[in-house]
RNA sequence: UCAAUCCUUCAGGGCAGGGUGUGAUUCCCUACCGGCGGUGAUGUUGACGGAUCUGGCUGAAUAUUGCUGGUUCCGGUGCUUAGUCCGCUACCCGCUUCGUAUGAUAUAGAUACGGACGGUGGACCCGGUGUAAUUCCGGGACCGACAGUAUAGUCUGGAUGGAAGAAGGAGAGA
Numbered sequence: 001u002c003a004a005u006c007c008u009u010c011a012g013g014g015c016a017g018g019g020u021g022u023g024a025u026u027c028c029c030u031a032c033c034g035g036c037g038g039u040g041a042u043g044u045u046g047a048c049g050g051a052u053c054u055g056g057c058u059g060a061a062u063a064u065u066g067c068u069g070g071u072u073c074c075g076g077u078g079c080u081u082a083g084u085c086c087g088c089u090a091c092c093c094g095c096u097u098c099g100u101a102u103g104a105u106a107u108a109g110a111u112a113c114g115g116a117c118g119g120u121g122g123a124c125c126c127g128g129u130g131u132a133a134u135u136c137c138g139g140g141a142c143c144g145a146c147a148g149u150a151u152a153g154u155c156u157g158g159a160u161g162g163a164a165g166a167a168g169g170a171g172a173g174a
Base pairs, nucleotide, nucleotide: 001174002173005170006169007168008167009166010165017029018028019027031154032153033144034143035088036087037086038085043079044078046077048075049074050073051072053070054069055068056067057066083142084141092119093118094117096116097115098114099113100112101111102110124140125139126138127137128136146157147156148155
């Protein structure tokens, strides 16, 4: 330095105002929000390296190997950069499979819960710049699990849960 494995912590935001109505944060007008990883031509700061031009000091010297400051460019690094691209999670489903419990003793099957595996599941265009952008800039759109309830991305609930993952620590072994 790499690293099997283990542990800890963390890991989602949002209806203000108005209308109708017995009743709506659910309808209508308007408002507001954007999980995780990747890509990314974004933005920005400083340390660092290189090149370039140049001031001052020392000096015999325009010091192509002295000291010190600045300009511009490049590299590189940190942070940041897509709800709509690519992949994934939550949620939902399963005539798949395993485990546990119940029940049963007919050893086949049933029900419930959990794991694995598989599956379903949303949404973007136009203009500008440019070699290159569904990512930048400008404009206008669009999307958002399940259950409950006057029809819900925003309320309540499963959820003091789970999780894509992030950070830190330990570390067999190489």
This is a predicted structure of a 174-nucleotide RNA (FMN riboswitch aptamer (RFN element)). Rfam family: FMN riboswitch aptamer (RFN element). Rfam's curators write: The RFN element is a highly conserved domain that is found frequently in the 5'-untranslated regions of prokaryotic mRNAs that encode for flavin mononucleotide (FMN) biosynthesis and transport proteins.